Predicted 3D model of RNase P RNA and transfer RNA as a complex of 449 nucleotides. It holds a member of the Rfam family "Bacterial RNase P class A". By type it is a ribozyme. Its mean pLDDT, the model's own confidence on a scale to 100, is 76.
RNA sequence: GUCGGCCGGACGGUCGCGUCGCGGGAGUGGCAUUUGCCCGCACCGAGGAAAGUCCGGGCUCCAUGGGCACGCUGCCAGGUAACGCCUGGGCACGCUUGGGCACUUCGCCAGACGUGACGGACAGUGCAACAGAAAGGACACCGCCUUGGUGCAAACCGAGGUAAGGGUGAAAUGGUGGGGUAAGAGCCCACCGCGCGCAUGGCAACAUGCGUGGCAAGGCAAACCCCAGCGGGAGCAAGGCCAAAUAGGCGGCGAGCAGCAGUCCUCUGCGAUCAAGACGCCGCGGGUUGGCUGCAUGAGUCCGUGGGCGAUCACGGGCCGAGAGAAAUGACCGUCCGGAACUUCGGUUCCGACAGAACCCGGCUUACAGGCCGGC
RNA sequence: GCCGGAGUAGCUCAGCUGGUAGAGCAGCUGAUUUGUAAUCAGCUGGUCGGGGGUUCGAUUCCCUUCUCCGGCU
Numbered sequence: 001g002u003c004g005g006c007c008g009g010a011c012g013g014u015c016g017c018g019u020c021g022c023g024g025g026a027g028u029g030g031c032a033u034u035u036g037c038c039c040g041c042a043c044c045g046a047g048g049a050a051a052g053u054c055c056g057g058g059c060u061c062c063a064u065g066g067g068c069a070c071g072c073u074g075c076c077a078g079g080u081a082a083c084g085c086c087u088g089g090g091c092a093c094g095c096u097u098g099g100g101c102a103c104u105u106c107g108c109c110a111g112a113c114g115u116g117a118c119g120g121a122c123a124g125u126g127c128a129a130c131a132g133a134a135a136g137g138a139c140a141c142c143g144c145c146u147u148g149g150u151g152c153a154a155a156c157c158g159a160g161g162u163a164a165g166g167g168u169g170a171a172a173u174g175g176u177g178g179g180g181u182a183a184g185a186g187c188c189c190a191c192c193g194c195g196c197g198c199a200u201g202g203c204a205a206c207a208u209g210c211g212u213g214g215c216a217a218g219g220c221a222a223a224c225c226c227c228a229g230c231g232g233g234a235g236c237a238a239g240g241c242c243a244a245a246u247a248g249g250c251g252g253c254g255a256g257c258a259g260c261a262g263u264c265c266u267c268u269g270c271g272a273u274c275a276a277g278a279c280g281c282c283g284c285g286g287g288u289u290g291g292c293u294g295c296a297u298g299a300g301u302c303c304g305u306g307g308g309c310g311a312u313c314a315c316g317g318g319c320c321g322a323g324a325g326a327a328a329u330g331a332c333c334g335u336c337c338g339g340a341a342c343u344u345c346g347g348u349u350c351c352g353a354c355a356g357a358a359c360c361c362g363g364c365u366u367a368c369a370g371g372c373c374g375g376c
Numbered sequence: 377g378c379c380g381g382a383g384u385a386g387c388u389c390a391g392c393u394g395g396u397a398g399a400g401c402a403g404c405u406g407a408u409u410u411g412u413a414a415u416c417a418g419c420u421g422g423u424c425g426g427g428g429g430u431u432c433g434a435u436u437c438c439c440u441u442c443u444c445c446g447g448c449u
Base pairs, nucleotide, nucleotide: 001376002375003374004373005372006371007370009336010335011334012333013332014331015330017045018044021041022040023039024038025037027267029265030264032263047354051365052364054363055362056361057360058359059235060234061233062232070231071230072229073228074227075089076088077087078086079085090118091116092115093114094113099109100108101107119226120225124224125223126220127219141166142165143162144161145160146159147158148157149156150155174192175191176190177189178188179187193215194213195212196211197210198209199208200207201206239293240292241291242290249284250283251282252281253280254279259270260269261268300319301318302317303316304315305314306313307312337352338351339350340349341348342347377448378447379446380445381444382443383442386401387400388399389398395432403419404418405417406416407415425441426440427439428438429437
């Protein structure tokens, strides 16, 4: 310099909240008791991202002949349930701390590390504003060269050659050097680059070497498209079972008789001063948008051994203790830890990030005070 | 919780296959009028929600993030 992993305040006390369990309560007693209510006790009670819902699945219902369309992915190999994720490798680009070579300078080589939607631009269609002569199988504006005409000359008007130089642009039809030429040009040669073929190494991407072609084949596919591969749709507010809506409360009236106090038994109290409950009618006030399940033992996590460079896999052992209504998971005190400010160096004050489950997993992305460890 | 949509001038909206963003209202100046309104002429006003990428070039294409709106018992 750079990359990765882990933690993300600790302990104790008091009060409070939520789920589940246990115990108790309802005028008294009871070894009865469905649901709900109240009280007490004990256990447990957010995260690395629970977030965004961006990908991939499990699960559930619906649909289901095939294709097209549409969407997504795209170097190679491996991992995985699967993936747009991860690991390893290749190639390209970047970085410049340190290294090697060369050294007058520019530089060259290897390179930890970072980034890469990294198939195809000789299948086809299309795009490139402005500038510029010309924007794709091109082009002569200036310049250079040859030459015709006019002219004393300077120069002007033509014909042709030329992509070495200038100029425009993001981009101008291989680069450097030499030969060659009227001037030039892969026209020829050497090296580099590029294409094709072969050989070697590698599972492959690809690399290296040799030969060959004189260069044709510029950019954009996160433009349409082509090639290859994948994808049926909807989502736990999915779905299943049950209940209610037609239940129950209060008041009045009616009718009516011996019972009533959540249910059962007992005691107690009320009640023949004819009530209360239940029944019928009327009215009031309401109630009902529900309950259970799905639902937490799962592609789970930790430790050890072994295979593998690694992602990860196999075997053995241990552990599992949030879960709803959308709503709980907190506050205070003390000691310590870390940080900031002040300080009379004794301490004092303040702060402790980002954020918060809701069917469940694997990833990615984003937010995050501070601390610890390790690799190169 | 799940699903979908939208961010462009002060406000309401255009901007289709990438090439320097426009309309109406509002605002300002001038003309008209005795004056105001209306009308006419002209002008001002934009990090295209933020960041990154592809490209020579992005409001447009892609990724990510923020905010707002709607639907589903």